The RNA shown here (c-di-GMP-I riboswitch aptamer) has 87 nucleotides and comes from Thermoanaerobacterium sp. RBIITD.
Model confidence (mean pLDDT): 87 of 100.
It matches the Rfam family "c-di-GMP-I riboswitch aptamer". About the family: GEMM was predicted in a large-scale screen for bacterial structured RNA regulatory elements. Gene Ontology term of the family: cyclic-di-GMP binding.

[in-house]
């Protein structure tokens, strides 16, 4: 440096849910809480998925449809970084 692995050791993160707050929503933040994770560390670069404020269209209207500039790294990849052990 590369590959494999979590058996051991030291650790790390924190799903659902609850409370409070932010947001149009998806969702996010904090505290509690652990479903799990060998990158469940970081980046929205590619794809997928979620939402539709604003915009556009339809509609007498109610409303409906399309659309990301919004979001999801614990959806998949890619890039960067990293503990231990073995080869």
């Nucleotide at each position: 440096u590369c590959c494999u692995g979590a058996a051991a050791a030291a650790g790390g993160c924190a799903a659902a849910c609850u409370u409070a707050g932010a947001g149009a929503a998806a969702u996010c933040u904090a505290a509690g809480g652990a479903c799990g994770c060998a990158a469940a560390a970081u980046u929205a670069u590619g794809g997928g998925c979620c939402u539709a404020a604003g915009g556009c269209g339809a509609u007498u209207a109610a409303u409906c449809g399309c659309u990301a500039u919004g979001g999801u790294u614990g959806c998949c990849a890619a890039a960067u970084u990293g503990c231990c052990a073995g080869g």
Of the family's consensus pairs, 95% are formed in the model.